[in-house]
Molecule: Bacterial RNase P class A
Organism: Burkholderiales bacterium
RNA sequence: GAAGCUGGCCAGACGGUCGCUGGAAGCGCAAGCCUUCAGAGGAAAGUCCGGGCUCCGCAGGGCAGGGUGCUGGAUAACGUCCAGGCGCCGCGAGGCGACGGAAAGUGGAACAGAAAGCACACCGCCGAUGGCCUGUCUGUCGGUCGCGAGAUCGGCAGGCGGGAUCAGGCAAGGGUGAAAAGGUGCGGUAAGAGCGCACCGCGACGGUGGCGACAUCGUCGGCACGCCAAACCCCACCCGGAGCAACACCAAAUAGGCAGGUGCAGCGCGGGCUCGUCUCGCGCGAAAGGGCGGCCCGCCCGAGCCUGCGGGUAGGUGGCUCGAGCCGCGGGGCAACCCGCGGCCUAGAUGAAUGACCGUUCCCGACAGAACCCGGCUUAUCGGCUGGCUUCAACC
Numbered sequence: 001g002a003a004g005c006u007g008g009c010c011a012g013a014c015g016g017u018c019g020c021u022g023g024a025a026g027c028g029c030a031a032g033c034c035u036u037c038a039g040a041g042g043a044a045a046g047u048c049c050g051g052g053c054u055c056c057g058c059a060g061g062g063c064a065g066g067g068u069g070c071u072g073g074a075u076a077a078c079g080u081c082c083a084g085g086c087g088c089c090g091c092g093a094g095g096c097g098a099c100g101g102a103a104a105g106u107g108g109a110a111c112a113g114a115a116a117g118c119a120c121a122c123c124g125c126c127g128a129u130g131g132c133c134u135g136u137c138u139g140u141c142g143g144u145c146g147c148g149a150g151a152u153c154g155g156c157a158g159g160c161g162g163g164a165u166c167a168g169g170c171a172a173g174g175g176u177g178a179a180a181a182g183g184u185g186c187g188g189u190a191a192g193a194g195c196g197c198a199c200c201g202c203g204a205c206g207g208u209g210g211c212g213a214c215a216u217c218g219u220c221g222g223c224a225c226g227c228c229a230a231a232c233c234c235c236a237c238c239c240g241g242a243g244c245a246a247c248a249c250c251a252a253a254u255a256g257g258c259a260g261g262u263g264c265a266g267c268g269c270g271g272g273c274u275c276g277u278c279u280c281g282c283g284c285g286a287a288a289g290g291g292c293g294g295c296c297c298g299c300c301c302g303a304g305c306c307u308g309c310g311g312g313u314a315g316g317u318g319g320c321u322c323g324a325g326c327c328g329c330g331g332g333g334c335a336a337c338c339c340g341c342g343g344c345c346u347a348g349a350u351g352a353a354u355g356a357c358c359g360u361u362c363c364c365g366a367c368a369g370a371a372c373c374c375g376g377c378u379u380a381u382c383g384g385c386u387g388g389c390u391u392c393a394a395c396c
Stems, first nucleotide, its partner, number of pairs: 001392010012361007020039005026033002041367001045378002048376005053243004065239005070084005085099001086097004100234002105232002107228002122174002124170003129167003132163014182200006201223001202221008247318004257309006266284007273276001289301004325344008362365001
């Protein structure tokens, strides 16, 4: 210098004016005014995990259902984080991993392929062994020819070959597939094959190191036990439900509930006479009636009316932001994190504030807006600063 890996941090800056929300002083009967201070994020997002908090449920245990899944640690808890093991990828810094169990059972493997699991034989290899066809040699038997030596034809037996034809043997090679019953090499064989051997792999047992996952060494076993559990399932551990529209408090109108009281007083007009605190009729008035077998008193029920109580609604208040908080220092730990001391207070709205305008300046500014709180994960994001590390090249 080039190309990378991996942590941490920032998220335009400064000034002015006018607004908005909240807190604290002051003034005001009140409405409100004034001063001052504070006022979105690294993800406030998705609502995917975990916890706090609240209400309901709950003796304890089990079933069902859901979740997690190498080991050790951290933590309030987690599916998160840290450290480690193993596997894969990368020259490397480093990255990624649903990473328990397939010798408990059930099930699956499309298409292709001969065959997908106590396997199979399409091409292929062999054809040792038993046949078949055939060449040749030897022996033997028979026929024909020849006087004869012998020649020739055929049968049978045996030897040495050939064919790849039948039975049969093989699984090395080819081919199919995501995957084909350990891999490589040597021996071996008719051809082959853990058939034999060496190394690697695998399994069992034992030793050593480690808390452990696991690593490593030795002995034995010729290989049995292929793959899929993000298929059912088995094993271990964890999980009660609903959520701030939780929940608590204050509390109208209307309707309904409960309790008590009341449940017929008066007024007006007209008529009658014995001229009265009389009587009859009609109207107004919120004000029916019913029961006690005829009437009166009395009692009871009762629509309605009045008062009170209680629940709930509208509305209001709390919950609400001081908290597993932030910063600094010291200590423990490889780290996540924990402990101690000191300092700080840092949005809390509820139609819901956090904005608008102007000026200066720079590299012209991304994704995006709190709604009970916190720890994580995931996703979005212009650009910039910075720590550590790797590989390559050149020069000294």